Background
A computed fold for a 99-nucleotide RNA from a pig gut metagenome, annotated as THF (Tetrahydrofolate) riboswitch aptamer. Rfam family: THF (Tetrahydrofolate) riboswitch aptamer. Rfam describes the family as follows. Tetrahydrofolate (THF) riboswitch was first reported for Ames et al. as an RNA motif in 5' untranslated (5'-UTR)regions of folate transport and biosynthesis genes in Firmicutes genomes. Its mean pLDDT, the model's own confidence on a scale to 100, is 82.
């Protein structure tokens, strides 16, 4: 000098949960946090708080005189969490790895 590696996030599948007496998801508002080893920055991510909005239940057992109360199973939720795989992949300096 030239080439590479490494973050965060996505999608699919398993599994185990939570919801289904509506939490979560999503969307606006404000204010923090994490984010290649290191400085700086984007984008995305993420928490608290506020606001708006909003949803898919059914079946079978077992207790009950009954209002109901438990159990399983089938759904359903822009649902949580881990694993696998698989997309994508950090601008500048620097700094690692190879030549």
């Nucleotide at each position: 000098g030239c080439a590479g590696a490494g973050u965060a996030g996505g999608a699919a599948c398993a599994g185990c949960g939570c919801g289904u007496u509506a939490a979560g998801u999503g969307c606006g508002g404000u204010g923090g946090g994490a984010c290649g080893g290191g400085a700086u920055g984007u984008u995305g991510c993420u928490c608290a708080c506020c606001g708006a909005c909003g949803a898919a239940a059914c079946g079978c057992c077992g207790g009950g005189c009954g209002a109901c109360c438990g159990g399983c199973g089938u759904g359903c939720g822009g649902u949580g969490c881990u694993g696998u795989c698989u997309c994508c992949g950090c601008g500048u300096c620097c700094g690692c790895u190879g030549c």